[in-house]
Context: one part of a larger RNA
RNA sequence: GUCAGCAACUAAAUAAAUUUAGCAAGCUUAAAUAUGUAGGCACUAUUAACAUUAUUUAGUUAAAUUUAUUUUACCCGAAACCAAGUGAUCUAUCUAUAAGCAGGUUGAAAAAUCUAAAAAAUUAGGAGGACCGAACCCGUGUCUGUUGCAAAAGACUGGGACGACUUGUGGAUAGGGGUGAAAGGCUAAUCAAACUUGGAGAUAGCUGGUUUUCCGCGAAAUCUAUUUAGGUAGGGCAUUAAAAUAUAACUAUUAUGGGUAGAGCACUUAUUAAACUAAGGGAUUAACAUCUACUGAAUUUUUUAAAACUCCGAAUAAUAAUAAUUUAUUUUAAUAGACAGACAAUGGGUGCUAAGGUCCAUAGUCGAAAGGGUAACAGCCCAGAUAGCAAGUUAAGGUCCCAAAAUAAAAGCUAAGUGUAAAUGAUGUAAAAGUAUGGAUACAACCAAAAGGUAAGCUUAGAAGCAGCUAUCCUUUAAAGAAAGCGUAAAAGCUCAUUGGUCUAAUGUAUUUUUGCACAAAAAAUAAAAAGGGUCUAAGCUUUUUACCGAAACUGCUAGAGUAUUUCUCGGUAGCGGAACUAAUUUGUCACAAAGAAAAAUUAUUAAAAAAUAAUUUGGAGAGACAAAUUCUGAUAAUGCUGAC
Numbered sequence: 001g002u003c004a005g006c007a008a009c010u011a012a013a014u015a016a017a018u019u020u021a022g023c024a025a026g027c028u029u030a031a032a033u034a035u036g037u038a039g040g041c042a043c044u045a046u047u048a049a050c051a052u053u054a055u056u057u058a059g060u061u062a063a064a065u066u067u068a069u070u071u072u073a074c075c076c077g078a079a080a081c082c083a084a085g086u087g088a089u090c091u092a093u094c095u096a097u098a099a100g101c102a103g104g105u106u107g108a109a110a111a112a113u114c115u116a117a118a119a120a121a122u123u124a125g126g127a128g129g130a131c132c133g134a135a136c137c138c139g140u141g142u143c144u145g146u147u148g149c150a151a152a153a154g155a156c157u158g159g160g161a162c163g164a165c166u167u168g169u170g171g172a173u174a175g176g177g178g179u180g181a182a183a184g185g186c187u188a189a190u191c192a193a194a195c196u197u198g199g200a201g202a203u204a205g206c207u208g209g210u211u212u213u214c215c216g217c218g219a220a221a222u223c224u225a226u227u228u229a230g231g232u233a234g235g236g237c238a239u240u241a242a243a244a245u246a247u248a249a250c251u252a253u254u255a256u257g258g259g260u261a262g263a264g265c266a267c268u269u270a271u272u273a274a275a276c277u278a279a280g281g282g283a284u285u286a287a288c289a290u291c292u293a294c295u296g297a298a299u300u301u302u303u304u305a306a307a308a309c310u311c312c313g314a315a316u317a318a319u320a321a322u323a324a325u326u327u328a329u330u331u332u333a334a335u336a337g338a339c340a341g342a343c344a345a346u347g348g349g350u351g352c353u354a355a356g357g358u359c360c361a362u363a364g365u366c367g368a369a370a371g372g373g374u375a376a377c378a379g380c381c382c383a384g385a386u387a388g389c390a391a392g393u394u395a396a397g398g399u400c401c402c403a404a405a406a407u408a409a410a411a412g413c414u415a416a417g418u419g420u421a422a423a424u425g426a427u428g429u430a431a432a433a434g435u436a437u438g439g440a441u442a443c444a445a446c447c448a449a450a451a452g453g454u455a456a457g458c459u460u461a462g463a464a465g466c467a468g469c470u471a472u473c474c475u476u477u478a479a480a481g482a483a484a485g486c487g488u489a490a491a492a493g494c495u496c497a498u499u500g501g502u503c504u505a506a507u508g509u510a511u512u513u514u515u516g517c518a519c520a521a522a523a524a525a526u527a528a529a530a531a532g533g534g535u536c537u538a539a540g541c542u543u544u545u546u547a548c549c550g551a552a553a554c555u556g557c558u559a560g561a562g563u564a565u566u567u568c569u570c571g572g573u574a575g576c577g578g579a580a581c582u583a584a585u586u587u588g589u590c591a592c593a594a595a596g597a598a599a600a601a602u603u604a605u606u607a608a609a610a611a612a613u614a615a616u617u618u619g620g621a622g623a624g625a626c627a628a629a630u631u632c633u634g635a636u637a638a639u640g641c642u643g644a645c
Stems, first nucleotide, its partner, number of pairs: 001645006011071013026041003074209002077206001081199006092173009101163001103132003106128001111123003136160003141156004175191001177187003212580006222235005237337001238335008248326002251323006262312001263310002268306003273301003279295002281292003341366003345362006371382003386559004391555003397549003400534003406546001408545006419536001424520002428517010445502005451475003456470003481496001484495003560570003581634001583631008592622001599618008
């Protein structure tokens, strides 16, 4: 992993509701049966207490179902807590008694000799938590080993090795206790509190699991509270039953209040420009006065802003009444689930007018919704699947091929394969509206001129149109700046403005504004990879028109179910309600079986399904239908348990 078997809402008491049954102003009798008293519940009257606005009310006993409470209370699952015991053959420390330590090295003290006594020297000596190094003890580093030789080892290399040494045997200390040269270490492969048994099925607001079918309805992820925030309770939302009504929904009309959007500046706060001006600062003065390119309240005119401004002020929404249509609404009782929500749209807060961010509000979808479209894609668009069909019509979206349907029609645009993103930039291109100018010859091009006073003055080494400062005149002219640009050290030189000529445009030229579509801006991570691909100059974009395709939508035909029965309805998670199937046991009735029961396999048929029936084969002894009753009654899932492979 597969297969098979086993595996989870049970049992009792009490209470409430519903259904059924018995009896009924009464009902009811536990322990086998019968009778029956006390007792229990109910009813009537009185008294007392409580309550008080008044009235109404048939109960009781039993069974079944549902829920609640208490018990293990649907099943499995802790770490822990407590009690009583068992452990020191491991290990920690202590204790009694024993044992062990090759060999080599170093050479302390005291002593002896010598000496008057010392020193020195010599002799002998053999100390040390001394040195090197086996046994023994330990475990420094590396490698191997890691389903090992081994639940801590092996190899090589290391430390101690007469000592706080090592070791044998016996004994002592016991669980909030011991022991500890202290690491929370050790206390039998177990230690921040051992092990065994018991309390005990501890508790688990937590995770996982919870077994047949069909039918009807069908949520919530919100409010309030919470040692509360992933739990729970009450309200809201669901279901079932009963009762009551027109209370409900939607549309129309009428009425009502508002201070949002917008707008505005009349208040508040801020704000633009100016006028006028009190006051202040500064200058001056002995003082008064005066001056001021400083600051400037108030006032007047002017320009603006506001969630915590309003002289104003909608639409929606809300409330009430009336009417039409629809089909609900409300109350009571019982039973829930739910209180992690998600996205896109709109109005906002927060954040960076960041986030697939976060927090509200309104309606939507998903959640609990399949089908068609968007290449694929819970939350987007269309549309809500009772079942069936060689049927038809459409929606969104599409109609060259993949791929169902237009290589459709009309008019434009785009040249970028644009068909995907901004500010910004630009003789892209199409169109619209102006303005100026043009046979008195424009625009562009070509030929020619572009001068003199003068090198203007100043400055400067120089400054001559052209470093800089000031001024920017006059003359000759068809025209020509005290010079727009290049250039020189300064000059020179080359253009330009300006003028003449040549040439020629009536669909001219120059220029301004606006609009459409294009261009650049344009860089991302495995591989082309942001039209789905092929490909397309339309099969792209804009506008218009017709036809067709296209869904489980709508229609047609057939069938079933619910209900409010010619109609309407039948997607569905949590959940509520209803009806059934199967298995086992028991009772009653009927009917089987060696002339072959159950069961298994195969095939066929029936039913909406769980399932059932028949035939054939195998099988070899039990077992069916109907009506009831009762359950150890249903497994693809619990890192489920046991077994087999």
Large-subunit ribosomal RNA, domain II from Cyanoptyche gloeocystis, 645 nucleotides, folded computationally. Rfam family: Bacterial large subunit ribosomal RNA. Rfam links the family to the GO terms ribosome and structural constituent of ribosome. The source organism's lineage runs through Eukaryota, Glaucocystophyceae and Cyanoptyche.